[in-house]
C1' cells in the first nucleotide's frame, strides 16, 4: 500500500471476496517453566450445606454454661495435700435479655430504564446532613414502667398467652434558658420577581446520664466547618413516519395540605390551555459515562475486568425505624415455588463467597489467614469481617527464558523419497571430538527485605503527640533469590505449498471420494481430494468457527454521484425554511485570541525510577480537542440604523408568434339518401376467398344530408411552464422581445410540505356517430395460427359537464446567477443605409479552441469554471410486488419493504463471427450449352440384419471402386479347436550337458511327438562358436488412448490473403499501415495518405509440352556412296534430315492506334511457332475443423504375462428381406454382326516377357527363336471399305443356369479367372432431385503399367487417336474476398434467449378459524398500609383527697391502593385445510416472443 472476480479482449461502474489488527471467546491437533493481569458473554433458572454483620460488661438486671476464690460435706491417707459433691456472683468473665452505636457501608448483578437516569456546565435567597473538627453554653430535683429471671396455660412446631417482681446512659413529668423555634413590631444594607434580614422592644414554647475511677469517656443546646445527600435548568445521549397527531391533574392561576425543601406532590375553586415535522405520541432496542478495539485522521463499533454515578434484590405493593431506607442476608401484606407437619398450621429467599443441579460451544476450590490495607463496635487490649491479601485450577491473553553451543564430508554407510539410473535430495543434519549447565534433579544456605503498629517503663513538652528502653505480631513460606554437585543429560509441534499468497514432486483416485475464503479443482499422467517425501511460515504454540473495525472514498464532513452505468420529481405558482446587490454607521451573537474555573483517579502519552530484563508497578509532566466565566478585536457571516441603483418590478412607445377561451363562417374529401345514364362484374389480395351485384352493383352524372379534419402555405419556422397549439374572421384574455431611462429601491433565488395545470387510453351522466376502428364474426395462410394480411364491425374516436392523473410526459440533462475563443444558418425587433452589407438585442439550429468526459460525446441554449436550492441514487433478481395507510365510482395510482437466491447483473467502446442488412467484385456457382447419375442388371464399397465370427477403422461438404497398388491357404489382426510358456523371433548373466545339423519311416488334421541312416568348424589348447536343458533379467501385445503425442494427411483453397519494425493516433483493447479512387488472375500495380518500410503468401525462379540455335551420334536415322534381300537402314558408311540429349534463345504490352495523370485497357493491328500468367505439373501463406491415423512408422502413460503372448488345422472376412454411394453394360441402326484395310503414345520385362511353326473351335499346350533392352516383341481401336439386319424385346441386350473345357496353385466345395456350346432375364432413354465440364476441354476410342502364383481390374494410376456446343448476363441458388451497418453472438447462428405447463426442494402472501404474549381503557371487589373521621370501649407516669380530668389507644369508617374478576377494543408472534404467486435446479413437453430489417422495427 493493494490483490482476486464479469470480457475474446478493453476502459470506466458496480457488487462480492482476500491479505491487517481485536476478543471475557469456543473447538481441533500439540504442550517444558516463569511473573503479571483475567476467567457463566446463555436462565434477574431453581438452589442442598458451611460462611458473608455484628460489637460494647467502662449503660443496665443478672449468672445457664467455663474458670478462680471461700464455706461445708464424704473419701484416699504420705496429717496437709489431692479427688468428688453441695452451698455462695465474691473475683475473672459471659449464653439468653434492657440499652447504646453499626446494620443505609462494604459486596453482587444489569431485569428494568430512552428518563435529568447518565455526561458536562450552572443554580438553590427553596434544602438536609449521624459520626468527625471547632467555638459558646449547661450537665438540678423526682416518677411510673417493660424485658429477662419465677409461676401458670395452649401448641407438633414456629411461637404465644396471663400472673409476680425488677434494673439502666430505657421511658416519663417538673425546673432553669446562653440560645433556638414562632407570633407582634423595628428596618440599615443587599439581592433575583415573590423578597430577605443586621440592630432593638414584647410575649409564648423547648434541654440533659451517667460510667469507670480519677483522669478521662460521655450526655444536653445552639453557632459554624468538613463530609455525604436531595432538588432545578442550559446542552448531547439509538432505531422506526408502513407510529401523524397526543393530553383532563392535562397547562396555567388563586388558596390550602403535605415535605428536609421547591413544585398539580396532592386537594377545592377559576381560566382552556400545553406538546408536536427542530419528530409529539406510539412502538422496538438498550443500564449511562470514564474508557476499549480499530482507523492517516475524520469516523465506526463496544460498555467484560478497574473507577464513578444509577437501577435491582423470588414476582408486586406498602409503610415502620432511623441521621440516612420505602432497607440483597428487617418488618407487613398478596402471588408463584419449594420444604417441615400430629393436616389444625408453619418457614424460606446466594443477582455475598464457596458450592450443586439445570441451560449451554463454553468460564474454576464448598481452600487459607486477618499478618498487611480498608471497615464496624470498644476508652483499650481486642472481637467481627468470603471487603481485602494469599494460594489452587484453567495457554484463556501479555511478557521473559529455555529444550543445548563450537568443529565435524568420503557430502559416510543404510532407510524413506525423486530420477533422464548417471545421480539427486533428506544433510552438518547424524556418528565422531570438544565446551557450557540456563532449565531439571540433589543438597546446602537464605525470617535479608516487604514490620510501621501494638503492650509496658521513662524522658521531653504544647495534654495528645514525639523520642528511647522493652515485649510481642507472618497466611504466603523455608517462598523469592544465593551457593555447591550430576549430566546434553528433563523438554516441539501446528498449518500451509492452483492464483491472491512465502512454499513441489511422486504415488492412489478417476465429475468417485472429496475440497473450496473467492476465482475455482476432480470424468485415467490432479503441483487443487487421500497419502508420502521435499518445502515455507509461524513457534509453547499453530489452525478453524464467531464477532468487530480497517481495507470499503462501498453513505463520501474531511471525501461520491445523477444524457447512456443505480439516480432529476411530468409542469407551474408557492407557506415555512436555507442562501441573498452596493456604500456607511453602530453593536458584538457566530468568529479569532488572552486569562481564569472546571474537564475525578485509573487508562493513553513523554522524562525518570523498581521488579535479574520485559511484561508489570511507580513518580513527574504534557495531553484530556468539551463546557462556563471576564477581557480584547471587528476582516467576515448575522442583527439594528441610514443611503444608493446595477438585480426584481411598475410605467410610456413599437413589434411578433399554429398562445389560451368564446362565437359565427368556408370549400374539397368521405359515407349514406333520391333520381338519371349504363352493364355485368365489382371489391380485394403475394395468390385468393369471406363480402357487394340481374331485387342492377361497381362506374358516371345531378340534387340533397350528416359528422369529423382543415390540402396547398409548412421549414434545421413561430408561441407556450409542461402537456400541447395549424382553413378564415370577430371578441375577449395572457404572454414575450426590442427601444425610452419617468417611477419604487433589493421589494430577489430556491422551494420540503401545500395548491393548480397535466397526451393517449380509460370511467360516470347527456348528446352526437361520417370515417378511421379494440373485442367480436368470417376468410386466408399455417404443422398449429385465439397473430401478421383481408372482408365486416360494437365500445372508442368528436361534444358538454365530472372524475382520473399516468407515458421512452426525452434533450432519458432540475432552477436561477455570474465568468470563459470562435465560424455559419435563419426568425423577431432597433439603429444606420438607395439596396447590398453591417452593428446591437432576444431566440431557433449546425461545426469547432480551450476545458470536461469511462468514452460515445458535450462545447456561451454545457454535460466548461464557480455559487445557492430543491429533487433523487447506493450490486443483480425478488419487486414498483407484498403488507399497512392515503386517494379514486371503478379501472386503478401514490407511499412501499422482508425472507430467499445469484458473483455477478449493467454502460461505453474494440476485435472478430453473423444477418431471411447494404454496397462492389470473383468462382462451371448460376444462366446458355454437350454428356451423365437417380429407373434396368451385374460389378464393387458402405448401412442394416444375420452369424461362432461375419476382424479393425474412415461417416455432411472433406466417409462410402477409401486404408487395400490385389481376402482360395498364407495375408489375418476374428471364431472353432489342438498345442508351447524364457517362450514363434531378438538378447544379457550364471550353471549344467552336449556330434550341430539331419535323409527316411511311423502316430496325429496338423502344430507336434518318436524314430533316426549319415554327419561338425575354430583355436594362442584356456577356450570359443553352434545347440539343447535350467534360473534370472529383459520379451511379447495389430490390447486401450489420435481427447497425451511426433510425423504424415484432407479440408476452406492456389482463396488473396496473414503479419512485423518504427512513428503516429487512443487512458485502454486497439487502430493506422492493409482505407479511398482506378486498375488486376492476385495486398498485381498505379494516384492519393501519419505513415515510411519489410517479411510470409501472390507472380517469378524448377520440369513437361510448343518454335529455333548449339554440341553429341548408338541401340535412332538414312540425302548422298557402296553391298545385299522376296522384302526390310539388312550391312559397310555417313550424321545431312527426323530423333534422342546436353546447353542456350524467344514474349517484354517491345511495336502501332484509339482510351487513360499513371498502372492500365481495347483492337478478328502488324510481326511471330507461340500475344497479353501461351497450355498443363510441382508448389498450399497465417491458420481453422481436440478434423483423419496408436492398424504403416515411432512415441508417453495404462492395462494382459501357462495368455490379451506364440504355433497348427478348419472356418470367416465373399453370409442377404433390404437402403445408400461409386462404376460397368445397355436399351440400339450416328447402331449390330461379318469380312478387308490405315494411322498412336507412353510404359514394363529373365523364376520374366513375347513370337513364329505345329495341335485345338477356344482358352491354351508341346517345340523353337529373340530380348538383361531406342536393338526383341510392337501389330491398337475407334476410322475407312464392302455387305447382312430394318425398328422388333429384335442379328439390341447380355445377366441368369446347364453342360464341356484350359490355366495358376500343397488346395479352385464354401470361394478364383479364362474358353467352347446351350440357355438368353430385366432393359425400349430412367419422377422429385442431382453431377461433371469452357478446348485439343467434353463426349468417344483403344493401348500400357502397379499389386500379383492365380484372381473377382468393371477399380486406381498413365498413354494417345477422333474431336464438339455453349457463355445474353450477373436478378437468382452455392461458395469465397474487401468496405460499411446492426448485434443481448464470442463453443461466434448449428449462436443466444422467452413463457406457459408437468413433476422435484425452498422462503414467503393471503385465508375459516385455532393458540399465545405485551401494554393501556373501563367497570367490580379490594390485602397490608399512611392519612382522615369516630372512637359509647381500654389505659403505669402528669393533674385531682377521691369521683373525675387531661392525653394515648384499641375497634370501626372513609379517601387512595397491589393482586384478582369481567367486558369490549388494540398491537405483536406461533400456527392452519385450501389457494397466489417467487426463487431454484439434470439432458422433460408445446411453440418462437426477443437479440441482424431476429423474418409483423422494438420498447413504455
Nucleotide at each position: 500500500a493493494g490483490a482476486g472476480u464479469u470480457u475474446g479482449a478493453u476502459c470506466a461502474u458496480g457488487g462480492c471476496u482476500c491479505a491487517g489488527g481485536a476478543u471475557g471467546a469456543a473447538c481441533g491437533c500439540u504442550a517444558g517453566c516463569u511473573a503479571c493481569a483475567g476467567g457463566c458473554u446463555u436462565a434477574a433458572c431453581a438452589c442442598a450445606u458451611g460462611c458473608a454483620a455484628g460489637u460494647c460488661g467502662a449503660g443496665g438486671g443478672g449468672c445457664a454454661g467455663c474458670a478462680u476464690g471461700a464455706a461445708g460435706u464424704u473419701u484416699g491417707c504420705u496429717u496437709g495435700c489431692a479427688a468428688a459433691c453441695u452451698u455462695u456472683g465474691a473475683u475473672g468473665g459471659c449464653g439468653a435479655c434492657c440499652g447504646g452505636c453499626g446494620c443505609a457501608c462494604g459486596g453482587g448483578u444489569g431485569a428494568g430504564u430512552a428518563a435529568c437516569g447518565c455526561g458536562u456546565a450552572u443554580c438553590c435567597a427553596a434544602c438536609c446532613u449521624g459520626g468527625c473538627c471547632c467555638g459558646c453554653a449547661g450537665u438540678a430535683g423526682g416518677g411510673a414502667a417493660c424485658a429477662g429471671c419465677c409461676c401458670g396455660g395452649c401448641g407438633a412446631a414456629a411461637g404465644u398467652c396471663g400472673g409476680a417482681u425488677u434494673a439502666a446512659u430505657g421511658c416519663c413529668c417538673u425546673a432553669u434558658g446562653u440560645c433556638u423555634u414562632c407570633c407582634u413590631u423595628u428596618g440599615c444594607a443587599g439581592g433575583c420577581a415573590u423578597c430577605c434580614a443586621a440592630u432593638g422592644a414584647g410575649g409564648a414554647a423547648g434541654a440533659a446520664a451517667g460510667a469507670u475511677u480519677u483522669a478521662u469517656c460521655g450526655c444536653u443546646g445552639c453557632g459554624g466547618g468538613a463530609u455525604g445527600g436531595g432538588g432545578a435548568u442550559g446542552c448531547g445521549u439509538c432505531u422506526g413516519a408502513u407510529u401523524a397527531g397526543c393530553u383532563u391533574g392535562u397547562c396555567g392561576g388563586c388558596g390550602g395540605g403535605g415535605u428536609a425543601a421547591c413544585g398539580g406532590c396532592c386537594c377545592a375553586c377559576c381560566g382552556a390551555g400545553g406538546c408536536g415535522a427542530c419528530g409529539a405520541u406510539c412502538a422496538g432496542u438498550a443500564g449511562g459515562g470514564g474508557u476499549u478495539c480499530u482507523g492517516a485522521g475524520a469516523g465506526g463499533a463496544a460498555g467484560g475486568u478497574c473507577c464513578c454515578c444509577c437501577a435491582c434484590a423470588c414476582u408486586g405493593g406498602u409503610a415502620c425505624u432511623g441521621a440516612g431506607a420505602c432497607a440483597c442476608g428487617g418488618a407487613c401484606c398478596a402471588g408463584a415455588c419449594u420444604c417441615c407437619u400430629a393436616c389444625g398450621g408453619g418457614a424460606g429467599g446466594c443477582a455475598g463467597c464457596a458450592g450443586u443441579g439445570a441451560g449451554g460451544a463454553a468460564u474454576a476450590u464448598u481452600g487459607g489467614u486477618c499478618a498487611a490495607u480498608g471497615g464496624g463496635c470498644g476508652a483499650g487490649a481486642g472481637c467481627c469481617u468470603g471487603a481485602a491479601c494469599c494460594a489452587g485450577c484453567c495457554a484463556a491473553g501479555u511478557a521473559g527464558c529455555g529444550u543445548g553451543c563450537a568443529g565435524g564430508a568420503c557430502g559416510a554407510c543404510u532407510g524413506c523419497c525423486c530420477u533422464a539410473u548417471g545421480g539427486g535430495u533428506u544433510g552438518u543434519a547424524a556418528a565422531c571430538u570438544g565446551c557450557u549447565u540456563u532449565u531439571a534433579u540433589g543438597c546446602g544456605g537464605g525470617g535479608a527485605u516487604a514490620a510501621a503498629c501494638u503492650u509496658c517503663a521513662g524522658c521531653a513538652c504544647g495534654u495528645g503527640u514525639g523520642c528511647u528502653g522493652u515485649u510481642u505480631u507472618g497466611c504466603a513460606g523455608g517462598u523469592a533469590c544465593c551457593g555447591c554437585a550430576u549430566g546434553a543429560a528433563u523438554a516441539a509441534g501446528g498449518a500451509c505449498c492452483g492464483g491472491c499468497u512465502a512454499a513441489u514432486u511422486c504415488c492412489g483416485u478417476g465429475c468417485c471420494a472429496g475440497c473450496a475464503g473467492c476465482c475455482g479443482c476432480g470424468g485415467u499422467a490432479a503441483u487443487a481430494c487421500g497419502g508420502a517425501a521435499g518445502g515455507u511460515c509461524c513457534g509453547g504454540g499453530c489452525g478453524u468457527u464467531a464477532u468487530c473495525c480497517g481495507g470499503a472514498u462501498u453513505u463520501a464532513u474531511u471525501g461520491g454521484g445523477u444524457u447512456u452505468a443505480a439516480a432529476g420529481g411530468g409542469a407551474g405558482c408557492g407557506c415555512a425554511g436555507g442562501c441573498g446587490g452596493g456604500u456607511u454607521g453602530u453593536u458584538a451573537a457566530g468568529c479569532g485570541u488572552g486569562a481564569c474555573g472546571u474537564g475525578a483517579a485509573a487508562u493513553g502519552u513523554a522524562g525518570g525510577g523498581g521488579c535479574u530484563c520485559a511484561a508489570c508497578c511507580u513518580u513527574u509532566g504534557a495531553a484530556u480537542u468539551g463546557c462556563g466565566u471576564c477581557g480584547c478585536g471587528a476582516a467576515c457571516u448575522g442583527g439594528c440604523g441610514a443611503c444608493c441603483u446595477u438585480g426584481a418590478g411598475u410605467g410610456g412607445g413599437u413589434a411578433c408568434g399554429a398562445c389560451g377561451c368564446g362565437g359565427a363562417c368556408g370549400g374539397a374529401a368521405u359515407u349514406c339518401g333520391u333520381g338519371g345514364u349504363g352493364u355485368a362484374g365489382c371489391g380485394g389480395u403475394g395468390a385468393a376467398a369471406u363480402g357487394c351485384u340481374u331485387a342492377g352493383a361497381u362506374a358516371u352524372c345531378a340534387c340533397g344530408a350528416a359528422g369529423a379534419a382543415c390540402u396547398c402555405c409548412g421549414a434545421u419556422u413561430g408561441c407556450g411552464a409542461a402537456g400541447g397549439c395549424a382553413g378564415u374572421c370577430c371578441g375577449c384574455g395572457a404572454g414575450u422581445c426590442c427601444c425610452c431611462a419617468a417611477c419604487u429601491g433589493a421589494c430577489g433565488c430556491u422551494a420540503a410540505a401545500g395548491c393548480u395545470c397535466g397526451a393517449a387510453a380509460g370511467u360516470g351522466c347527456g348528446g352526437g356517430u361520417a370515417u378511421c376502428g379494440a373485442a367480436c364474426a368470417g376468410g386466408a395462410u399455417u404443422a398449429g395460427a385465439u397473430a401478421c394480411c383481408c372482408u365486416g364491425g360494437u365500445a372508442g374516436u368528436c361534444c358538454g359537464c365530472a372524475c382520473g392523473g399516468u407515458a421512452a410526459a426525452c434533450g432519458a440533462u432540475g432552477g436561477a446567477u455570474g465568468c470563459c475563443c470562435g465560424c455559419u444558418g435563419u426568425c423577431u425587433g432597433c439603429g444606420a443605409u438607395a439596396c447590398a452589407c453591417u452593428g446591437u438585442a432576444g431566440g431557433c439550429g449546425g461545426c469547432c479552441a480551450a476545458g470536461g468526459g469511462a468514452a460515445a460525446c458535450c462545447g456561451u441554449u454545457a454535460a466548461g469554471c464557480a455559487u445557492c436550492c430543491c429533487a433523487c441514487c447506493u450490486g443483480g433478481g425478488g419487486a414498483g410486488u407484498a403488507c399497512g395507510c392515503c386517494g379514486g365510482c371503478a379501472a386503478c395510482g401514490g407511499u412501499g419493504a422482508a425472507a430467499c437466491u445469484c458473483a455477478a447483473a449493467g454502460g461505453a467502446a474494440u476485435u472478430g463471427a453473423c444477418g431471411g442488412g447494404g454496397g462492389c467484385c470473383c468462382g462451371c456457382a448460376c444462366a446458355a450449352g454437350c454428356g451423365g447419375a437417380g429407373g434396368a442388371a451385374c460389378a464393387u464399397g458402405u448401412g442394416g440384419u444375420u452369424u461362432a465370427a461375419u476382424u479393425c477403422g474412415a461417416u455432411g461438404a472433406u466417409a462410402c471402386g477409401c486404408g487395400a497398388g490385389g481376402a482360395a491357404c498364407c495375408u489375418u489382426a476374428c471364431c472353432c479347436g489342438g498345442g508351447c510358456u524364457u517362450g514363434a523371433a531378438c538378447u544379457g548373466c550364471a550353471g549344467c550337458a552336449g556330434g550341430a545339423g539331419g535323409a527316411u519311416u511311423c502316430a496325429g488334421a496338423g502344430a507336434u511327438g518318436a524314430u533316426g541312416a549319415c554327419g561338425c568348424c575354430c583355436u594362442u589348447c584356456g577356450g570359443g562358436g553352434c545347440u539343447g536343458c535350467u534360473g534370472u533379467g529383459g520379451a511379447g501385445g495389430u490390447g486401450c488412448u489420435g481427447c497425451a503425442u511426433g510425423g504424415u494427411u484432407g479440408u476452406c483453397g492456389u482463396c488473396a490473403g496473414c503479419u512485423c519494425g518504427u512513428g503516429c493516433c487512443g487512458u485502454g483493447a486497439g487502430g493506422u499501415g492493409u482505407c479511398g479512387g482506378c486498375u488486376u488472375a492476385a495486398g498485381u500495380g498505379c494516384c492519393a495518405u501519419a505513415a515510411c518500410g519489410a517479411g510470409c503468401g501472390c507472380a517469378a525462379c524448377c520440369c513437361c509440352u510448343u518454335c529455333c540455335g548449339u554440341c553429341a551420334g548408338u541401340u535412332g536415322c538414312c540425302a548422298u556412296c557402296a553391298c545385299g534381300u522376296a522384302a526390310u537402314g539388312g550391312u559397310g558408311g555417313g550424321c545431312a534430315c527426323u530423333c534422342u540429349g546436353u546447353c542456350g534463345g524467344u514474349a517484354c504490352u517491345g511495336c502501332c492506334a484509339c482510351c487513360g495523370u499513371a498502372a492500365g485497357g481495347u483492337g478478328c493491328g502488324a510481326g511471330g511457332a507461340a500475344g497479353g500468367u501461351g497450355g498443363g505439373g510441382a508448389u498450399g501463406a497465417c491458420g481453422u475443423c481436440a478434423a483423419a491415423u496408436c492398424a504403416g512408422c515411432a512415441c508417453g502413460g495404462c492395462c494382459c504375462u501357462u495368455a490379451c503372448g506364440u504355433c497348427c488345422g478348419g472356418g470367416g472376412c465373399u453370409a442377404c428381406a433390404c437402403a445408400c454411394g461409386u462404376g460397368u453394360u445397355a436399351c440400339a441402326a450416328u447402331g449390330g454382326g461379318u469380312g478387308g484395310u490405315a494411322c498412336a503414345g507412353a510404359g514394363a520385362g529373365u523364376c520374366a516377357g513375347g513370337c513364329g511353326c505345329c495341335g485345338g473351335c477356344a482358352a491354351c499346350g508341346u517345340c523353337g527363336c529373340c530380348u538383361u533392352a531406342a536393338u526383341c516383341a510392337u501389330g491398337a481401336a475407334a476410322g475407312c471399305c464392302a455387305u447382312c439386319c430394318u425398328c422388333a424385346g429384335u442379328u439390341c441386350g447380355g445377366a441368369u443356369u446347364g453342360g464341356g473345357g484350359u490355366c495358376u496353385g500343397c488346395a479352385a466345395c464354401c470361394c478364383g479367372a479364362c474358353c467352347c456350346c446351350a440357355u438368353g432375364a430385366a432393359g425400349c432413354u430412367g419422377g422429385a432431385u442431382u453431377c461433371g465440364c469452357u478446348a485439343g476441354u467434353a463426349a468417344u476410342c483403344g493401348c500400357g503399367c502397379a499389386u500379383c502364383a492365380g484372381c473377382c481390374a468393371u477399380g486406381g494410376c498413365g498413354c494417345g487417336g477422333u474431336g464438339a456446343a455453349u457463355a445474353c448476363g450477373u436478378u437468382c441458388c452455392c461458395g469465397g474476398g474487401c468496405c460499411u451497418u446492426g448485434u443481448a453472438c464470442a463453443c461466434a447462428c448449428c449462436g443466444c434467449c422467452c413463457g406457459u405447463c408437468a413433476a422435484g426442494c425452498c422462503a414467503u402472501g393471503a385465508a375459516a378459524g385455532c393458540c399465545u404474549g405485551g401494554g393501556g381503557c373501563g367497570c367490580c371487589u379490594g390485602a397490608a398500609g399512611u392519612c382522615a373521621g369516630u372512637g359509647g370501649c381500654c389505659u403505669a407516669a402528669c393533674c385531682g383527697c377521691a369521683a373525675g380530668g387531661a392525653a394515648g389507644g384499641a375497634g370501626c369508617u372513609g379517601c387512595c391502593g397491589a393482586a384478582g374478576g369481567c367486558a369490549g377494543g388494540u398491537c405483536g408472534g406461533a400456527u392452519g385445510a385450501c389457494u397466489g404467486g417467487g426463487g431454484u435446479g439434470a439432458a422433460g413437453u408445446c411453440g418462437u416472443a426477443a437479440c441482424a430489417a431476429g423474418g409483423u422495427a422494438g420498447c413504455c